Predicted 3D model of a 476-nucleotide part of an RNA (small-subunit ribosomal RNA, 3' major domain) from an uncultured prokaryote. The RNAcentral record of the full RNA draws on ENA.
Context: one part of a larger RNA
RNA sequence: UGACGGGGGCCCGCACAAGCGGUGGAGCAUGUGGUUUAAUUCGAUGCAACGCGAAGAACCUUACCAGGUCUUGACAUCCUGCGAACUUUCUAGAGAUAGAUUGGUGCCUUCGGGAACGCAGUGACAGGUGCUGCAUGGCUGUCGUCAGCUCGUGUCGUGAGAUGUUGGGUUAAGUCCCGUAACGAGCGCAACCCUUGUCCUUAGUUGCCAGCACAUAAUGGUGGGAACUCUAAGAGACUGCCGGUGACAAACCGGAGGAUGGCGGGGACGACGUCAAGUCAUCAUGGCCCUUACGAGUAGGGCUACACACGUGCUACAAUGGCCAGUACAAACGGUUGCAAUCUCGCGAGGGGGAGCUAAUCUGAGAAAGCUGGUCGUAGUCCGGAUCGGAGUCUGCAACUCGACUCCGUGAAGUCGGAAUCGCUAGUAAUCGUGAAUCAGAAUGUCACGGUGAAUACGUUCCCGGGCCUUGUACA
Numbered sequence: 001u002g003a004c005g006g007g008g009g010c011c012c013g014c015a016c017a018a019g020c021g022g023u024g025g026a027g028c029a030u031g032u033g034g035u036u037u038a039a040u041u042c043g044a045u046g047c048a049a050c051g052c053g054a055a056g057a058a059c060c061u062u063a064c065c066a067g068g069u070c071u072u073g074a075c076a077u078c079c080u081g082c083g084a085a086c087u088u089u090c091u092a093g094a095g096a097u098a099g100a101u102u103g104g105u106g107c108c109u110u111c112g113g114g115a116a117c118g119c120a121g122u123g124a125c126a127g128g129u130g131c132u133g134c135a136u137g138g139c140u141g142u143c144g145u146c147a148g149c150u151c152g153u154g155u156c157g158u159g160a161g162a163u164g165u166u167g168g169g170u171u172a173a174g175u176c177c178c179g180u181a182a183c184g185a186g187c188g189c190a191a192c193c194c195u196u197g198u199c200c201u202u203a204g205u206u207g208c209c210a211g212c213a214c215a216u217a218a219u220g221g222u223g224g225g226a227a228c229u230c231u232a233a234g235a236g237a238c239u240g241c242c243g244g245u246g247a248c249a250a251a252c253c254g255g256a257g258g259a260u261g262g263c264g265g266g267g268a269c270g271a272c273g274u275c276a277a278g279u280c281a282u283c284a285u286g287g288c289c290c291u292u293a294c295g296a297g298u299a300g301g302g303c304u305a306c307a308c309a310c311g312u313g314c315u316a317c318a319a320u321g322g323c324c325a326g327u328a329c330a331a332a333c334g335g336u337u338g339c340a341a342u343c344u345c346g347c348g349a350g351g352g353g354g355a356g357c358u359a360a361u362c363u364g365a366g367a368a369a370g371c372u373g374g375u376c377g378u379a380g381u382c383c384g385g386a387u388c389g390g391a392g393u394c395u396g397c398a399a400c401u402c403g404a405c406u407c408c409g410u411g412a413a414g415u416c417g418g419a420a421u422c423g424c425u426a427g428u429a430a431u432c433g434u435g436a437a438u439c440a441g442a443a444u445g446u447c448a449c450g451g452u453g454a455a456u457a458c459g460u461u462c463c464c465g466g467g468c469c470u471u472g473u474a475c476a
Stems, first nucleotide, its partner, number of pairs: 001476002003473003007470007015460002019424005026315008034306002042053002064301002067298001069296002073125001077124002079121005086103001089100004107114002127290002130288003136284002138279003141275001143273001148187006154163003167178003193267004198235002201233004208225002212223003238261001241255005317417001321376007333364003338357002343352003383414001388409007430452007
């Protein structure tokens, strides 16, 4: 100087408390461990691995396994020889591949040849998702959006170092003020960026429709309008004003005006560093290793196994509910290899057909919870939907291993969950639907969007994590 203390002081955080809803019990989905297996490819492992890499394993992907194959190679550059390239058909085979066969002779040219491509040969070389993340770059997680981490000069100390950065206030903040052997400065904080909340002006198409007409079964459908909504450029909040407290400061408390008030809400943004944290399987790369194989192509299987254990979720156990009928109101996003109305067939998943749309124009598209009425009456039920049987639809060369969905039947566990444990402070939790990426198909996951919309916070003694000062130490 640090680190540590079941030392002390001050302070903060959904850290506790106060509340609301869960997990832990059930069934299923998904990931992991374990076991099994020819293989169940590899990585991630307290917080910070476990719906994680994977924004999507039937083939492909694919790296794994057992077969059947190739060896200058699936891919790159160079050299030599032959042939344009390319293409049709047949045979064998699971295919890779092997054999036969048809058409074709193009472009440039100094007529020697050359360019592109294919086949064969030679070696230089290719190739490796092989090892080492404890050789590395880059990227990332975490403490933590915590308020800290440092430097120059000066001063003090023999020196390691100290000071500044401590102290008194204050703040979300090393934020600001005052004091001060310190005076300044840098990286962080804040602000500048995006979004949301209010308004004026400007501009009205594909958007809007108050007032005036027209038309219709009905609809901004039409004339027209520029008010409103909206779209997108501006304005707006700064402790600016008033009162009080304070040290005449910073600031805090209350108030006015105002759509918004003291950081308005949310996002992006992550200091010096810590964990030899994670990644050699995104990529790059040192070293080591393989080179008729640890490389390459092929068809099939596996990654989907299943006495079990754990994590994360979905659906429930019902009446604040289930079912039936009627009826209302969103936001955001996608669409030409695409989205697909009206119509029509089917109980349905879907099929036929195809107007319109490269989209504020057309379309996915019916929002759902809600509201109104009816029914069920506490029951393993008109709750719950697992499982299984049958029949189908769609995608796709192909749904056996191993897809999703539909219909008919079947109708399991489950009556609110032990010890323990998680999230959340407001348009939040809870609950309800909607969309997108990936994607041929395949979400209960992920990311986004809106609808309805709470309860509680006395307080900081205690648990956990963190910041500053101080003290002890046989620790570094």